[in-house]
RNA sequence: UGCUCAUCCAGAGGAGUGGAGGGACCGGCCCGAUGAAGCUCCGCCAACCCGUAGCCGCCGGAUUGAGCAGGUCAGACGCUCUGGCAAUCCCCGGCUAUAGGGUGGCAACUCCGGCAGCGCAGGCUGGAAGAUGAGUA
Numbered sequence: 001u002g003c004u005c006a007u008c009c010a011g012a013g014g015a016g017u018g019g020a021g022g023g024a025c026c027g028g029c030c031c032g033a034u035g036a037a038g039c040u041c042c043g044c045c046a047a048c049c050c051g052u053a054g055c056c057g058c059c060g061g062a063u064u065g066a067g068c069a070g071g072u073c074a075g076a077c078g079c080u081c082u083g084g085c086a087a088u089c090c091c092c093g094g095c096u097a098u099a100g101g102g103u104g105g106c107a108a109c110u111c112c113g114g115c116a117g118c119g120c121a122g123g124c125u126g127g128a129a130g131a132u133g134a135g136u137a
Base pairs, nucleotide, nucleotide: 001137002136003135004134005133006132007131008130013042014041015040016039017038021031022030023029025114026113027112028111043106044105045104048102049101050100051098052097053096054095055094056093057092060090061089062088063087064086071085072084073083074082075081110129115126116125117124118123
């Protein structure tokens, strides 16, 4: 940088520095000298990925139960025997919690619309684009 998938109506602040812009782009509409963007420090939000703890499920694997008759149940039976169930651990999956790690974020629904369908209209639904995460090339 490209592709794929998921999510985006919730949430979350101060200070220093800096000096005029910022809200991706376009049209709106907002924020900004009561100090924008950026940078620094501390703080907070958040469960996307990893980790940790617990619970549930479960194909499979290991151990125990079998060598002087033994955990349990069932079948067969003259005797020998056969099968199921149970417990612990591992592996796999799901859920809940946790902010420990990796990101990300902390004005306004992704601020609204930008294309399509439906509707007399207000509007509704779905896209496009964008952002973030994970995987992949």